[in-house]
Context: one part of a larger RNA
RNA sequence: GGACGAACGCUGGCGGCGUGCUUAACACAUGCAAGUCGAACGGGCUACUGCUCUUCGGGGUGGUGGUUAGUGGCGAACGGGUGAGUAACACGUGAGUAACCUGCCCUCGGCUUCGGGAUAAGCCUGGGAAACUGGGUCUAAUACCGGGUAUUCACGCUUCAUCGCAUGGUGGGGUGUGGAAAGGGUUUCUGGCUGGGGAUGGGCUCGCGGCCUAUCAGCUUGUUGGUGGGGUGAUGGCCUACCAAGGCGGUGACGGGUAGCCGGCCUGAGAGGGCGACCGGCCACACUGGGACUGAGACACGGCCCAGACUCCUACGGGAGGCAGCAGUGGGGAAUAUUGCGCAAUGGGCGGAAGCCUGACGCAGCGACGCCGCGUGGGGGAUGACGGCCUUCGGGUUGUAAACCUCUUUCAGCCCCGACGAAGCGAGAGUGACGGUAGGGGUAGAAGAAGCGCCGGCCAACUACGUGCCAGCAGCCGCGGUAAUACGUAGGGCGCAAGCGUUGUCC
Numbered sequence: 001g002g003a004c005g006a007a008c009g010c011u012g013g014c015g016g017c018g019u020g021c022u023u024a025a026c027a028c029a030u031g032c033a034a035g036u037c038g039a040a041c042g043g044g045c046u047a048c049u050g051c052u053c054u055u056c057g058g059g060g061u062g063g064u065g066g067u068u069a070g071u072g073g074c075g076a077a078c079g080g081g082u083g084a085g086u087a088a089c090a091c092g093u094g095a096g097u098a099a100c101c102u103g104c105c106c107u108c109g110g111c112u113u114c115g116g117g118a119u120a121a122g123c124c125u126g127g128g129a130a131a132c133u134g135g136g137u138c139u140a141a142u143a144c145c146g147g148g149u150a151u152u153c154a155c156g157c158u159u160c161a162u163c164g165c166a167u168g169g170u171g172g173g174g175u176g177u178g179g180a181a182a183g184g185g186u187u188u189c190u191g192g193c194u195g196g197g198g199a200u201g202g203g204c205u206c207g208c209g210g211c212c213u214a215u216c217a218g219c220u221u222g223u224u225g226g227u228g229g230g231g232u233g234a235u236g237g238c239c240u241a242c243c244a245a246g247g248c249g250g251u252g253a254c255g256g257g258u259a260g261c262c263g264g265c266c267u268g269a270g271a272g273g274g275c276g277a278c279c280g281g282c283c284a285c286a287c288u289g290g291g292a293c294u295g296a297g298a299c300a301c302g303g304c305c306c307a308g309a310c311u312c313c314u315a316c317g318g319g320a321g322g323c324a325g326c327a328g329u330g331g332g333g334a335a336u337a338u339u340g341c342g343c344a345a346u347g348g349g350c351g352g353a354a355g356c357c358u359g360a361c362g363c364a365g366c367g368a369c370g371c372c373g374c375g376u377g378g379g380g381g382a383u384g385a386c387g388g389c390c391u392u393c394g395g396g397u398u399g400u401a402a403a404c405c406u407c408u409u410u411c412a413g414c415c416c417c418g419a420c421g422a423a424g425c426g427a428g429a430g431u432g433a434c435g436g437u438a439g440g441g442g443u444a445g446a447a448g449a450a451g452c453g454c455c456g457g458c459c460a461a462c463u464a465c466g467u468g469c470c471a472g473c474a475g476c477c478g479c480g481g482u483a484a485u486a487c488g489u490a491g492g493g494c495g496c497a498a499g500c501g502u503u504g505u506c507c
Base pairs, nucleotide, nucleotide: 001507002506003505004504006503007502008501009500010499013374014373015372016371017370018369019367020366021332026330027329028328030327031326032325035074036073037072040071041070043068044067045066046065047064048063049062050061051060052059053058081285082284083283091209092208093207094206095205096204097203100202101201105198106197107196108195109194110193111192112191113147114146115145116144122137123136124135125134126133127132153178154177155176156175157174158173159172160171161170162169163168183190184189211257212256213255218248219247220246223245224244225243226242227241228240229239230238260282261281262280263279264275265274266273267272287308288307289306290305291304310321311320312319313318338364340363341362342361346360347358348357349356350355377407378406379405380404387398388397389396390395411448413443414442415441416440417439421434424431425430451496452495453494454493455492456477457476458475462491463490464489465488466487472479473478
């Protein structure tokens, strides 16, 4: 000198764009943050309406809407948060998978047949303070189960061709065994099953790369390798039995400390050094520890089970909870915001759609926290007024500064008009949170808007008074003990400016 997620002191007019718990991965009141589909299914409630019976109360049976607890489907593994743990194939980069998976989507081929038994809801009836739960009975499906068919598919045997870096791969033929399906809506359509290919997303493996410490020098028994078996979508000591005795290490094993990694950011001429906040990618975690279930995908933040700590309810028998989601509260701290508006846009889930949901997101609010822009007026004006300060008492200086004359009106104020974002969505009517915002026009008046640090040298800017090694200053050198340009005040000056200084950290 530059930089900052800053803080502190004094001061503070406006706007745009950013940015805001770095500390206790401390504890959390309250609300919201993941639902949706009635075009999968049977009911319930409700509005309108048709037929029929009627003792005129109503009963029975349909139709069309609306709504919905339940069954079922898809989603809930995304999106959002945090950085605790992790020195590791976690990350970055390059490669391998002939050892693998991939719902929804695209594409190509084939198929979509015949049956069955339940169950929730409902009704009846119990238990419990509650959370919730038992029994009986009835019923539906794109829920569940069985049979049939299936070239292709899986597995076994066999054969031919071809290819490869090894295990081996690919394609064709024969044969045996095994394996599917669901309907809904209806002009159109949409779904289901099976197989091939694609796309996307992922799993696993390897080369190389990136912290400190030797006041850590030896470490290791599933340890290193093999065989058989198990397990997985898949390789593998991943697991297990047996066998062998190996494996790693001064090119730093093992141990200890610290730490999420990267794109990047800051600095620097560069080499390098420091950092990893915002934004983007990957990883890990979700009260602490462990576990599996469901599923294409989880060992699952707002799912389940067990244990633990903590908090809450209780009729004492038993139950409920997890903000490192958005706001917000307490606490910690030098320190970090609103319990806001909206789904209008972008994106996501579900749905044929309308639409519903969406604290993702879009906006608004608060903070000079940062960067950038603008303003606090322009011109004229000397008998250089008054006042202040200094003075060698002549004067000097503040100073064109003010007054005064004239001009302008940005921004803020007031009045009127008033968007783009919607080329979207919707049959149409209509539909914008931001927002009566931005912007445009008009209007009055210099009117509402300047501070902070410093002035001994480094370092730009000097005098007076007070004080008297006191009170104090100070980044270093050093100032102060009676003439202090170094302390305090004043006048003046210098430097920056809605900021200016101080502190901290990095280069």

Overview: The prediction has a mean pLDDT of 88. This is a predicted structure of a 507-nucleotide part of an RNA (small-subunit ribosomal RNA, 5' domain) from a soil metagenome. The RNAcentral record of the full RNA draws on SILVA.